[in-house]
């Protein structure tokens, strides 16, 4: 420097092919409940506008451009 992936709550992942409204799961955290007290288990909560910027559309996590981290292969 080319070529490829991959980046979504604190931590792991899904959704992205094929655009549709309030972004969903497990853990971890909060609060409450049971317990002598805790753990497990039950009930409830709270958090991300999707790496950034820009396009295109009525409507983008999703398509399209740049850029940016990081993996990988190549030179």
């Nucleotide at each position: 420097g080319g070529g490829u992936g991959u980046g979504u709550g604190g931590c792991c992942c899904a959704g992205u092919c094929c655009g549709g409204a309030c972004a969903g799961g497990g853990c971890a955290c909060c609060u409450g409940g049971c317990u002598u007290c805790g753990a497990a288990c039950c009930a409830g909560g709270a958090g991300a506008u999707c790496g950034g910027g820009g396009g295109u559309u009525c409507g983008a996590a999703u398509c399209c451009c740049c850029c940016u981290a990081c993996g990988c292969c190549c030179g």
Transfer RNA from Methanoregula sp., 75 nucleotides, folded computationally. The source organism's lineage runs through Archaea, Methanobacteriota, Methanomicrobiales, Methanoregulaceae and Methanoregula. The RNAcentral record of the sequence draws on ENA. It matches the Rfam family "tRNA". Rfam classes the family as a transfer RNA.